The part of an RNA shown here (large-subunit ribosomal RNA, domain I) has 503 nucleotides and comes from Ottowia sp.
Context: one part of a larger RNA
RNA sequence: AGCAUGUGGUGGAUGCCUUGGCGAUGAUAGGCGACGAAGGACGUGAUAGCCUGCGAUAAGCUGCGGUUAGUUGGCAAAUGAACUUACCCGCAGAUUUCCGAAUGGGGAAACCCACCUGUAUAGGUAUCUUCAGCUGAAUACAUAGGCUGAAGAGGCGAACCGAGCGAACUGAAACAUCUAAGUAGCUCGAGGAAAAGACAUCAACCGAGAUUCCGAAAGUAGUGGCGAGCGAAAUCGGAGAAGCCUUCUGGUGAUAGCACAAUCGUUAGCAAAACAGGCUGGAAAGCCUGACCGUAGUGGGUGACAGUCCCGUAUGCGAAAACCAUUGUGUCGUACUAGGCCAGAGACAAGUAGGGCGGGACACGUGAAAUCCUGUCUGAACAUGGGGGGACCAUCCUCCAAGGCUAAAUACUCAUCAUCGACCGAUAGUGAACUAGUACCGUGAGGGAAAGGUGAAAAGAACCCCGGGAGGGGAGUGAAAUAGAUCCUGAAACCGCAUGCUU
Numbered sequence: 001a002g003c004a005u006g007u008g009g010u011g012g013a014u015g016c017c018u019u020g021g022c023g024a025u026g027a028u029a030g031g032c033g034a035c036g037a038a039g040g041a042c043g044u045g046a047u048a049g050c051c052u053g054c055g056a057u058a059a060g061c062u063g064c065g066g067u068u069a070g071u072u073g074g075c076a077a078a079u080g081a082a083c084u085u086a087c088c089c090g091c092a093g094a095u096u097u098c099c100g101a102a103u104g105g106g107g108a109a110a111c112c113c114a115c116c117u118g119u120a121u122a123g124g125u126a127u128c129u130u131c132a133g134c135u136g137a138a139u140a141c142a143u144a145g146g147c148u149g150a151a152g153a154g155g156c157g158a159a160c161c162g163a164g165c166g167a168a169c170u171g172a173a174a175c176a177u178c179u180a181a182g183u184a185g186c187u188c189g190a191g192g193a194a195a196a197g198a199c200a201u202c203a204a205c206c207g208a209g210a211u212u213c214c215g216a217a218a219g220u221a222g223u224g225g226c227g228a229g230c231g232a233a234a235u236c237g238g239a240g241a242a243g244c245c246u247u248c249u250g251g252u253g254a255u256a257g258c259a260c261a262a263u264c265g266u267u268a269g270c271a272a273a274a275c276a277g278g279c280u281g282g283a284a285a286g287c288c289u290g291a292c293c294g295u296a297g298u299g300g301g302u303g304a305c306a307g308u309c310c311c312g313u314a315u316g317c318g319a320a321a322a323c324c325a326u327u328g329u330g331u332c333g334u335a336c337u338a339g340g341c342c343a344g345a346g347a348c349a350a351g352u353a354g355g356g357c358g359g360g361a362c363a364c365g366u367g368a369a370a371u372c373c374u375g376u377c378u379g380a381a382c383a384u385g386g387g388g389g390g391a392c393c394a395u396c397c398u399c400c401a402a403g404g405c406u407a408a409a410u411a412c413u414c415a416u417c418a419u420c421g422a423c424c425g426a427u428a429g430u431g432a433a434c435u436a437g438u439a440c441c442g443u444g445a446g447g448g449a450a451a452g453g454u455g456a457a458a459a460g461a462a463c464c465c466c467g468g469g470a471g472g473g474g475a476g477u478g479a480a481a482u483a484g485a486u487c488c489u490g491a492a493a494c495c496g497c498a499u500g501c502u503u
Base pairs, nucleotide, nucleotide: 001502002501003500004499005498006497007496008495009494015488016453017452020424021423022421023420024419025418026417027416028415029413030412031156032155039099040098041097042055043054044053046079049075050074051073061093062092063091064090065089066088070083071082072081104113105112106111114125115124116123117122127153128152129151130150131149132148133147134146135145160191161189162188163187164186165185171178175225201208202207212239213238214237215236216235222230223229243405244404245403247345248344249343250342251341252340257331258330259329260328261327262326263325265323266322267321269317270316271315275290276289277288278287279286291308292307293297299311300310301309354378355377356376357375358374359373360372361371364390385400386399387398388397389396440447441446460487463474464473465472466471
């Protein structure tokens, strides 16, 4: 030095576990905000830090309910000092520093600096819009402007929705029309849904009868450097169905609203059956023997695997207060509201339809190109009328534009509750099971980790010895300490020690 055997170290794979994730189903909710939000800063404890809660009334204050013998949140114990119709849970209130739309002015957010109100521990003073009032130039009337008052708006929020603006990579095996795609992105606006919507629609000589969504028709008819590709409709079957209004006058008095009552539900909760003995073991829920309950043998926990030990579960019950929904009664009397009914009178949409030019949308790329929208130039008829039926004309059929409203079926899930999974199980599953959008990196926009497991219970090793300590040896605990605190299991690579053989 090599090989072998044994025994260790290092390391943290594997197995097992799960506090965390992922996905789904059904309900709920679908908003919060000048009554100051979302999100923060700084404080707040007998307390040094972080998290949580809260706000100078600061891990809290008040009232009303529920529940109960303990309580003073977690990491996280110990000590101290307290409380006891307390703590905890629910509902309703009070307080709620500073920043932030941030709104008195300023500002390098959490800071600086004001003014007014006869009193001030308070309130007001931003901007815009609308309305009302008071004033008021050039300039006589006026108007602009100014001031005051009232009401509203502003900002945030995951997706869904409507509108405006609107790419490129890519595909066409290059590329220019085309495609990607009216997608991504940006902007504006709204709602719990939005949008659309009661035929100037289709159809085909038969007829249907608003819109929306799904299945088929159909990858058909078409369109297309007839390339790549794009791609209907009628019609049929379903989901769901709902129709209406307008200007004036007169009448009537329904809905909505409001008040009250009842009831369902939500926000705390309550009751809830039935097992013992023996054996093994550290421990019984295991095994053996004999029982019991079940509208409860879903699930979780308990020293191993529990229907009958605990929490629960089936089932039944429950609210002072707040909210939601339904119903009933009463009230109001058209102001509000899209919207009651009756009668009478009336209205029935013009720079519009259409046309020329240029674009855009329609499955349809200008084409034979109808239809829809309109930048520009034009420009009718008016029910004896007008639009459409895919150039256009006639006949025929069908509908009535140029005003408006409208539930449901449909889309989505930041969020709450319940339940589930031939989903993951710590290099997986969220980036994050742990101080995680943390540490760290970057001027910044932004990027972005690693890191779980003693044991049933800390019973977390008193005391002694070596040592400065770290660490170790005894002793002790424990079923186990090669479970000793980066502690379950403990693979491999890698490094020792002992022994044997070989060189």

The coordinates come from a structure-prediction model, not an experiment, and the mean pLDDT is 83.